[in-house]
RNA sequence: AGAGUUUGAUCAUGGCUCAGGACGAACGCUGGCGGCGUGCUUAACACAUGCAAGUCGAACGAUGAUCCGGUGCUUGCACCGGGGAUUAGUGGCGAACGGGUGAGUAACACGUGAGUAACCUGCCCUGGACUCUGGGAUAACCCCGAGAAAUCGGAGCUAAUACCGGAUAGGACCUUGAACCGCAUGGUUUGGGGUGGAAAGUUUUUCGGUCUGGGAUGGACUCGCGGCCUAUCAGCUUGUUGGUGAGGUAAUGGCUCACCAAGGCGUCGACGGGUAGCCGGCCUGAGAGGGUGACCGGCCACACUGGGACUGAGACACGGCCCAGACUCCUACGGGAGGCAGCAGUGGGGAAUAUUGCACAAUGGGCGCAAGCCUGAUGCAGCAACGCCGCGUGGGGGAUGACGGCCUUCGGGUUGUAAACCUCUUUUAGUAAGGAAGAAGGGGAGCUUGCUCCUUGACGGUACUUGCAGAAAAAGGACCGGCUAACUACGUGCCAGCAGCCGCGGUAAUACGUAGGGUCCGAGCGUUGUCCGGAAUUAUUGGGCGUAAAGAGCUCGUAGGCGGUUUGUCGCGUCUGCUGUGAAAUCCCGAGGCUCAACCUCGGGCCUGCAGCGGGUACGGGCAGACUUGAGUGCGGUAGGGGAGAAUGGAAUUCCUGGUGUAGCGGUGGAAUGCGCAGAUAUCAGGAGGAAUACCGAUGGCGAAGGCAGCCCCCUGGGCCAAUACUGACGCUCAUGCACGAAAGCGUGGGGAGCAAACAGGAUUAGAUACCCUGGUAGUCCACGCCCUAAACGAUGUCAACUAGUUGUCGGGUCUUCAUUGACUUGGUAACGAAGCUAACGCGUGAAGUUGACCGCCUGGGGAGUACGGUCGCAAGAUUAAAACUCAAAGGAAUUGACGGGGACCCGCACAAGCGGUGGAUGAUGUGGAUUAAUUCGAUGCAACGCGAAAAACCUUACCUACCCUUGACAUGUACGGAACCUUGCUGAGAGGUGAGGGUGCCCGAAAGGGAGCCGUAACACAGGUGCUGCAUGGCUGUCGUCAGCUCGUGUCGUGAGAUGUUGGGUUAAGUCCCGCAACGAGCGCAACCCUUGUCCCUAGUUGCUACGCAAGAGCACUCUAGGGAGACUGCCGGUGACAAACCGGAGGAAGGUGGGGAUGACGUCAAGUCCUCAUGGCCCUUAUGGGUAGGGCUUCACACGUCAUACAAUGGUCGGAACAGAGGGUUGCCAAGCCGCGAGGUGGAGCCAAUCCCAGAAAACCGAUCGUAGUCCGGAUCGCAGUCUGCAACUCGACUGCGUGAAGCUGGAAUCGCUAGUAAUCGCGGAUCAGCAUGCCGCGGUGAAUACGUUCCCGGGUCUUGUACACACCGCCCGUCACACCAUGGGAGUGGGUUUUACCAGAAGUGGCUAGUCUAACCGCAAGGAGGACGGUCACCACGGUAGGAUUCAUGACUGGGGUGAAGUCGUAACAAGGUAACCGU
Repeated sequence: AGAGUUUGAUCAUGGCUCAGGACGAACGCUGGCGGCGUGCUUAACACAUGCAAGUCGAACGAUGAUCCGGUGCUUGCACCGGGGAUUAGUGGCGAACGGGUGAGUAACACGUGAGUAACCUGCCCUGGACUCUGGGAUAACCCCGAGAAAUCGGAGCUAAUACCGGAUAGGACCUUGAACCGCAUGGUUUGGGGUGGAAAGUUUUUCGGUCUGGGAUGGACUCGCGGCCUAUCAGCUUGUUGGUGAGGUAAUGGCUCACCAAGGCGUCGACGGGUAGCCGGCCUGAGAGGGUGACCGGCCACACUGGGACUGAGACACGGCCCAGACUCCUACGGGAGGCAGCAGUGGGGAAUAUUGCACAAUGGGCGCAAGCCUGAUGCAGCAACGCCGCGUGGGGGAUGACGGCCUUCGGGUUGUAAACCUCUUUUAGUAAGGAAGAAGGGGAGCUUGCUCCUUGACGGUACUUGCAGAAAAAGGACCGGCUAACUACGUGCCAGCAGCCGCGGUAAUACGUAGGGUCCGAGCGUUGUCCGGAAUUAUUGGGCGUAAAGAGCUCGUAGGCGGUUUGUCGCGUCUGCUGUGAAAUCCCGAGGCUCAACCUCGGGCCUGCAGCGGGUACGGGCAGACUUGAGUGCGGUAGGGGAGAAUGGAAUUCCUGGUGUAGCGGUGGAAUGCGCAGAUAUCAGGAGGAAUACCGAUGGCGAAGGCAGCCCCCUGGGCCAAUACUGACGCUCAUGCACGAAAGCGUGGGGAGCAAACAGGAUUAGAUACCCUGGUAGUCCACGCCCUAAACGAUGUCAACUAGUUGUCGGGUCUUCAUUGACUUGGUAACGAAGCUAACGCGUGAAGUUGACCGCCUGGGGAGUACGGUCGCAAGAUUAAAACUCAAAGGAAUUGACGGGGACCCGCACAAGCGGUGGAUGAUGUGGAUUAAUUCGAUGCAACGCGAAAAACCUUACCUACCCUUGACAUGUACGGAACCUUGCUGAGAGGUGAGGGUGCCCGAAAGGGAGCCGUAACACAGGUGCUGCAUGGCUGUCGUCAGCUCGUGUCGUGAGAUGUUGGGUUAAGUCCCGCAACGAGCGCAACCCUUGUCCCUAGUUGCUACGCAAGAGCACUCUAGGGAGACUGCCGGUGACAAACCGGAGGAAGGUGGGGAUGACGUCAAGUCCUCAUGGCCCUUAUGGGUAGGGCUUCACACGUCAUACAAUGGUCGGAACAGAGGGUUGCCAAGCCGCGAGGUGGAGCCAAUCCCAGAAAACCGAUCGUAGUCCGGAUCGCAGUCUGCAACUCGACUGCGUGAAGCUGGAAUCGCUAGUAAUCGCGGAUCAGCAUGCCGCGGUGAAUACGUUCCCGGGUCUUGUACACACCGCCCGUCACACCAUGGGAGUGGGUUUUACCAGAAGUGGCUAGUCUAACCGCAAGGAGGACGGUCACCACGGUAGGAUUCAUGACUGGGGUGAAGUCGUAACAAGGUAACCGU
């Protein structure tokens, strides 16, 4: 520091996701040791048990154990005295600290800084003064009583540092004078008057006590500033705001009360709602920030819930009291007791959080003179990888690179120096021995009086040290498709599963599971959750708003924000210096201590803040003054559909009246509805009425926007220009607010010609609630009142300044010209364009450039501009405006394609013009379907279907049935045997099974023997597979298409994808060529080179040919054969064209513009076809999916389709006669002549391995004859009989022949195919395959046409351009209803809770006021009695509770509304192309 993800690709926008760090965590797997920390985040839920606050006998009266002394004497008892452990009680101090928790609290609660002249403070320190004299009770105790208990009542005795009276008073308080001082209230000092106080004890002077100053500490109150969300909370408030007086308090104060006034707070967010303890800090971040408030520290609040006071220096009191409530426990039912949010612990909740431990040894606290006691504070230990830190699980050597595992191309590779093995070491754990510091005080003893000795450790026999033994006891987790470091095999087969995002998995998964290997961390590793970061994705630092989300429809204008030049002043902001404070801990730096580290200690820095004081005064601000350029006003001109009102004109439509006139009019793509003989349309005249204002008219004008148009008049707003005078910053923007605001719509009343929602009818259509047509009502018009929205758009807020120009146009002015000419200037409005900006498109002085001021708005898509709530409205609805849930995108601009019922140009038997067919019949053949034991398999739009198959009777053959074989029909290797081979018997459908006989070769070697080859047997490696996958592949092929295209290098342009080149103007069959051009070149294609054909020449001539008379012979001129050459190149002429390329015409020529034909198929497309030609990965079968044999099947047949053959006849059939080819084939072959047969054929055997012989008679044509338009002398299917040939074999299932039979069919619907010249059509011939079997296929020649105006249309293709929401690319994409399932949500008669509020009732405890009903020790009084007190009563306040009503929130609810998501459901086709009616916005 970035990365992945929208696209075919690109740039930008924008969300989602990841890599980092952190945690009081939890879960999964695993787990050796130690140190230091941390450990109920949930139920402020309920709690058994134990402990957590006592202490003082040196305050007091008692109790009085052990002990000591004495007396009596019964010698173990009684009494007396001393001393006093112990303890209930009175009394003092403490219990308000320490410890816990975070419920409440949005508050002076907290933080920070001030203030108190408005305050208090026990114990402590320090100063001054004093500590005198009297009195009455009471608990304990004893007795009696009540009660289950808790506890209580009565009578009697008694003490105090308990309580009370009096004296004293320099100080306190009140009051009254004086002086001085202060910012106000006021303060300080001093004089006079009034009011209130003491206690003892002892080892001995200590601790005490009282009054009164000061200090310290702790607290109280007040104020400034700061820190959450919500406006779908906008108004709140009656003790409320202030005053006077009083009360109350330590103290100010409506704190409380009486009276008076009517205030106070609030858009700078009051009031309400929600949430929350605050901070130092902690986590993160570069920082600014964001999140958080566990542990440690400061403050606050709370202590079962609510209320209340008492005591006290301090509480409205966690382990105190009273009352009410809920809950729990005890009970004798009458009453009582309790409060773990102290430490442990229990239950419960929960994903989840520890021991009912030890000790007061240390630190600290309470009491005490002290010893000491108490202390779940604290110090320690236990549990937990919960976190951080450290250590270890061994080190060195060791290659045959062992075994095993895994992979493999079978060679090997890897695990891997890893192991084994050798050697060394011993941290930690184990064991044994030793063994601390933390301890100083205090106490005791001794004496030299400041010294010595003794004593005190929970942790703990712990840390630490040493010895011993032995590598001995100690490694896992996640991941390995990209992001992101790390790859293979097997299993699985859209299943099981994975997944943070993108996405993997449908038979070759580096993505699932397992294994091997690897990577990263390591006593841990992953997952989940949360926070920050990345995220500049809320943007102060640091974003945007023409089209991506985003400028309010528009103006005015309040608060607010901002503001021209200049002078003076103040010093608020601002800058600077100093002072105080900013607790400690944390953080940073430097040291130090634990062996290091974590951790701890010390010092420094930091704490960016707040306050005070001093200084500076430029800038911003305040105050005072001046100025004129901003702004405004006056005077003079000027353009204009600016606005409001009133009046008025003509054209046109419609209607009415009358005339002329006759059969149609109207309407459409074509029609129909409609109107018309009752007289329409048309035409003429007159009249009525409403609405809108042709031409001018424009890219033009005006207005803030919406918007504004005949002409005239009245009223009125604004702009612009010129010169000048005046005011003197009066300005800009603008939340809330007030006006205006198209169309549609609403209300009332008019008006209504045309047009026209709704509606009706007619068409169209599968349907047509539409588009088209005929009608037609609201409405459109006017007046008044509402509505307040539009794609209200320049999709561009307003204002100001600055920054090149050019051209047009509207308004004004100046100068100029003969001029309506030109120049300049100013305000608008358009087109282009520099710099600059922009993602690009584009904008560009009228900015989207460079800046400033202010306002509005945006933060992924959908849900949704929706719900609820509020406001407005008569309604329709408008405005404000969410959430749950869901997706990983949605969207912008541009690029390349593809597509369009977009455009332009061009081509093709594409159409047209022609000729002949198919589709109808019969047959052949292929396919589908059906059938079957099997009808083997493949090919399926063009581009499958007379295709693979250039030959299915057996074979072929892959299929079926049956019978057989299992190392196999075939290959290699091993072992053994045998030569191979030939003849032959039996059995069987055959394969096969089982016998008999003959036979012994070749090479080496003297022989023995060995070798090659062949056969057989045995076992195992293996063979074999037309089994699957053409969507794993190679190769080959089809198709677009013989269409003219497809690309590259360098350069240039563009952020980029890409573009340019290759586009443009011509031309061509052609990206063929020329010209132009930021391109210049090149490659694959085109063309040419190749073959063939057409002309000529040369050479050679047998089997060819023949001018010599047959033959022989001879010859090679001709035909021909087969070698070589020539020839054609727009070369020549004329014209057109741009002086080009080229085109048109002509000459010559056998041939003329690629002469004809063929071969030749660019980059690519179709996951096109083929695993059944072949090859091949993977999978599958292995006594079978392999191999053999026989028979059957591939030949089935209600039917459908393709391709052909033959016909339907006279341009013909039949019969007779008689001509003319080319190209092929032939030795298991072609087969002549001759003979036989009606014929197929048979016989025969000559010739020929072929320019020699044979197949082999070409047919149509031609010449005659006949038939005479008919199911025929057409047509030949079908069937019968008889034959021929091939072949082991023609039944299923061959071809042919003869005789007989003689079906359908009389030119073929919709539709559709081929062909542009030696072509179509027509006629025959040959060949491959092949024993036999073509109407198919491949070739060959004979005869031999018609037509093409042309490119509008159909189909296909090419180039350019345009639109696009398509990119699997229109066979695309995509919308809505309905049906089904699930999810969240709104409404809903209501129902049940929570919170809160108003009114009223009620009123415990308590406090305060009043009260003489009862009681009463101290003081007064001789007494009666009084003062005072207590109890009681009553009033006020008030908690709980109750009744009624309201507000708000949560849950739930029959039914219901829309929304979202789902598998290949239903109906249509709304949008994207002119999307087939352009789309969209509002109503």